[in-house]
This is a predicted structure of an 847-nucleotide part of an RNA (large-subunit ribosomal RNA, domain II) from Chaetothyriales sp. CBS 134920. The RNAcentral record of the full RNA draws on Rfam. Rfam family: Eukaryotic large subunit ribosomal RNA. A reference for the family is Yusupov et al. (2001), "Crystal structure of the ribosome at 5.5 A resolution", Science. The family has 88 seed sequences and 107,465 matches in Rfam 15.1.
Context: one part of a larger RNA
RNA sequence: GAACACACUUUGGUGAGGAUGUUGGUGUAAUGGUUAUCAGUGAUUUAUCUUGAAAUAUAGACCAAGGAGUCUAAUAUCUAUGCGAGUGUUUGGGUGUCAAACCUAUACACAAAAUGAAAGUGAACAGAGGUAGGAAGCCCUUAGGCUGCACUAUCAACUGAUCCUGAUAUUUAUGGAUGGAUUUAAGUAAGAGCAUAGCUGUUAGGACCUGAAAGAUGGUGAACUAUGCCUGAAUAGGGUGAAGCCAGAGGAAACUCUGGUAGAGGCUCAUAGUGGUUCUGAUAUACAAAUCAAUUAUUAAAUUUGGAUAUAGGGGCAAAAGACUAAUCAAACCAUCUGGUAGCUGGUUCCUGCUGAAGUUUCCCUCAGGAUAGCAGUAACAUUUUCAGUUUUAUGAGGUAAAGUGAAUGAUUAGAGGCCUUGGGGUUGAAACAACCUUAACCUAUUCUCAAACUUUAAAUAUGUAAGAAGCCCUUGUUACUUAAUUGAAUAUGGGUAUUUGAAUGUAUCAUUACUAGUGGGCCAUUUUUGGUAAGCAGAACUAGCGAUACAGGAUGAACUGAACAAGAGGUUAAGGUGCCAGAGUGCACGCUUAUCAGACACCACAAAAGGUGUCAAUGCAUCUAGAUAGCUGGACAGUGGCCAUAGAAGUCAGAAUCCACUUAGGAGUGUGUAACAACUCACUGGCCAAAUGUAUUAGCCCUGAAAAUGGAUAGCACUUAAGUGUGUCACCUAUACCUCUCUAUAGCUAUUUACUGGAAGUGGCUAUAAGUAGGUAGGUGUGGAGGUGUGUAAUGAAGCCUUAGGGGUGACCCUAGGUUGAACCACCUCUAGUGUAGAUCUUGGU
Numbered sequence: 001g002a003a004c005a006c007a008c009u010u011u012g013g014u015g016a017g018g019a020u021g022u023u024g025g026u027g028u029a030a031u032g033g034u035u036a037u038c039a040g041u042g043a044u045u046u047a048u049c050u051u052g053a054a055a056u057a058u059a060g061a062c063c064a065a066g067g068a069g070u071c072u073a074a075u076a077u078c079u080a081u082g083c084g085a086g087u088g089u090u091u092g093g094g095u096g097u098c099a100a101a102c103c104u105a106u107a108c109a110c111a112a113a114a115u116g117a118a119a120g121u122g123a124a125c126a127g128a129g130g131u132a133g134g135a136a137g138c139c140c141u142u143a144g145g146c147u148g149c150a151c152u153a154u155c156a157a158c159u160g161a162u163c164c165u166g167a168u169a170u171u172u173a174u175g176g177a178u179g180g181a182u183u184u185a186a187g188u189a190a191g192a193g194c195a196u197a198g199c200u201g202u203u204a205g206g207a208c209c210u211g212a213a214a215g216a217u218g219g220u221g222a223a224c225u226a227u228g229c230c231u232g233a234a235u236a237g238g239g240u241g242a243a244g245c246c247a248g249a250g251g252a253a254a255c256u257c258u259g260g261u262a263g264a265g266g267c268u269c270a271u272a273g274u275g276g277u278u279c280u281g282a283u284a285u286a287c288a289a290a291u292c293a294a295u296u297a298u299u300a301a302a303u304u305u306g307g308a309u310a311u312a313g314g315g316g317c318a319a320a321a322g323a324c325u326a327a328u329c330a331a332a333c334c335a336u337c338u339g340g341u342a343g344c345u346g347g348u349u350c351c352u353g354c355u356g357a358a359g360u361u362u363c364c365c366u367c368a369g370g371a372u373a374g375c376a377g378u379a380a381c382a383u384u385u386u387c388a389g390u391u392u393u394a395u396g397a398g399g400u401a402a403a404g405u406g407a408a409u410g411a412u413u414a415g416a417g418g419c420c421u422u423g424g425g426g427u428u429g430a431a432a433c434a435a436c437c438u439u440a441a442c443c444u445a446u447u448c449u450c451a452a453a454c455u456u457u458a459a460a461u462a463u464g465u466a467a468g469a470a471g472c473c474c475u476u477g478u479u480a481c482u483u484a485a486u487u488g489a490a491u492a493u494g495g496g497u498a499u500u501u502g503a504a505u506g507u508a509u510c511a512u513u514a515c516u517a518g519u520g521g522g523c524c525a526u527u528u529u530u531g532g533u534a535a536g537c538a539g540a541a542c543u544a545g546c547g548a549u550a551c552a553g554g555a556u557g558a559a560c561u562g563a564a565c566a567a568g569a570g571g572u573u574a575a576g577g578u579g580c581c582a583g584a585g586u587g588c589a590c591g592c593u594u595a596u597c598a599g600a601c602a603c604c605a606c607a608a609a610a611g612g613u614g615u616c617a618a619u620g621c622a623u624c625u626a627g628a629u630a631g632c633u634g635g636a637c638a639g640u641g642g643c644c645a646u647a648g649a650a651g652u653c654a655g656a657a658u659c660c661a662c663u664u665a666g667g668a669g670u671g672u673g674u675a676a677c678a679a680c681u682c683a684c685u686g687g688c689c690a691a692a693u694g695u696a697u698u699a700g701c702c703c704u705g706a707a708a709a710u711g712g713a714u715a716g717c718a719c720u721u722a723a724g725u726g727u728g729u730c731a732c733c734u735a736u737a738c739c740u741c742u743c744u745a746u747a748g749c750u751a752u753u754u755a756c757u758g759g760a761a762g763u764g765g766c767u768a769u770a771a772g773u774a775g776g777u778a779g780g781u782g783u784g785g786a787g788g789u790g791u792g793u794a795a796u797g798a799a800g801c802c803u804u805a806g807g808g809g810u811g812a813c814c815c816u817a818g819g820u821u822g823a824a825c826c827a828c829c830u831c832u833a834g835u836g837u838a839g840a841u842c843u844u845g846g847u
Stems, first nucleotide, its partner, number of pairs: 004017001006015003045060004061847006071205006078198006086110003092104003114121002129155005136147004157188002159185003162181003169174002208347002211344001215337006226311003230307005237269003240265001244261007273298003278294001281292002313329001315325002350780006360373001362371003374519002376516005387506002390504002392467005402457001403455002409451003414446001416444003421441008471497004476492004481488001522546002525543001527541002530538002551562003567742006576733003579717002585730001587729006599719001610704003614701002617698007631688005639659001643655001667682001671680002744770009781836001783833008792825002800820004805816004
């Protein structure tokens, strides 16, 4: 000792309880600060382009230093200062304490006049106008009255232009008075500008930084390599065996044959050399920016090679491969123009507060981009009964949905009736527009089904206007219009009419001006909707979202559900959950379900047609105590071996027909069977038994339908009178949502401020609000330097560096302490800028 509730009251208050706060006490390496470790929980790398990044998109090992919107000129708005119908000294002159400061003329610039293409002309009704609104002032203060700024609306006036009119005049083709006009101006209407400075924007410059492919000019290279020429050098050993020659043989001869000798060749095998086929070997941070091993091609020549020399860049050289021209070649290298340009890529540096987008319109040699409007911010200005993503009432506009098609238009199914008319086919007939039959058209009344580009009819939603003072009423004027008419119409003066002032609801704002950023790739969802077989496809409309947005839930997640965020504490919920993981129910009540593939929660991560005598529920129709159904059991006969057919056919191969009798009942026969019969059985019927039975269909759950490649996902474990599924019900859990309190900032309202006046951004009180990318704006913080102030700090120790140290501030950051160290440094007020790094395959250095 507030509010509050409680008790007592003489309604003034009092009492006990009593939050925050204040004061005091107790207590401590602590109920404090910080750090380390452990445990639980949460948590996918930052930056970037992007609709969307944790991405199998790109950049990034780490540290230090450097590193990107600058300066100049012009210009637009705004702000500040000076002077002001002007303003601007600084070219020049003067003076001077001589680079300063001071004084200053003429020119020039902009402004003070516009208009017109131009010649040109050129802003007053001698009170710079009237009306409506209007801040403010004055009178009176009850109402009211007067003067009425800026600005807005409107009507006049004036100037120029345009289009008419066309007087006095005369030099007879000029002149341009006067009066006009739904025409027009970036005009006038008692000037507002000029200069300087600053922020922001725009433009030109390297123009925020880095980056091409190219282009041009002038040079340097043939030590690599290409080719030519000159001059040198080099190249085992074999094989084959051309010409020529010799000898012999044959022949009349020409000549031929045989054997030798000889040693030719862009012949052959092969070493050195020169090459480089294959292993697609080794190597591949190599021995090597082309190597090594083996294998392999050639090896007397178009061979290999040294030196010298020649050819040079749109040029060379080329057994031609666009090969080679110094690790560079579909045009070398070097320097310069050059910081070339890029609508493209990448990067672009401290903090906090307030606000906060766009991916759409129109145009563009426009589609990776701009301009334009929109959306956004900031700065202003005036103002109080205005305003509105709402409803109501009144009154409009409309042709979608639906409906309709025995209404028009168009499409379309089916019969029926009709016969005038027409076509085809027939019958009678010689023929007939003769008769009759038939078919199609046609006509009539119906019937089936339809329409984005059909419609009589016709919604919902959405949409326009109105719901009063600028209104209504009265009086009296004006007029070339109008009327028989001071009648009307238009217009004007004056007067009257105010809180039931003319629907509801909500709100405190609403209107206007100036300048400007970013954006101009969008995407998703519900509903509507076009194309498409469809799509996590493409294109639209309305709305809400994501983008730009966290939080709780959907295990996970841009968009779904809930709900939007300053900070702290407490309480309560939403969506969703409550066996364990994991906070909260192994809650309660009633059903269903057994799955050798159960099932388990929107978006959503799929299954269908068709089936089931699985089970549960229901419906229709039958049967049934006159005894059904099922089970067991008796009968199941006669005419007749029916007729026909047949080799045969007796109920039962096939065909047609399918009666009658007796019966409780028994088919001219439901099957088995026989060669044909037989026999058995069924339908049908009796007995026993005893009360429900059959059939069709529907709806749950369950099952089948249901096959894929690593092993696998109701998130997992697991769960079966569930922890599944379908209902109902109570409790509980839990978000930055809601409620309460404290507190910070911002905005608004309000109060207050020292001798006086004014007056806050100061100091109180109350209320509301707080998300945010691109972007805007405001206020701060740090760094280098300049001027001033501090009789600033400093060897009694400046700055720097280190520290698990302390404190302040929302934060950038600041102050203090201790240590180290050794010479300069700081605060405040102004000015100034090469002023803040994590990124750029950034640069340099280091690890």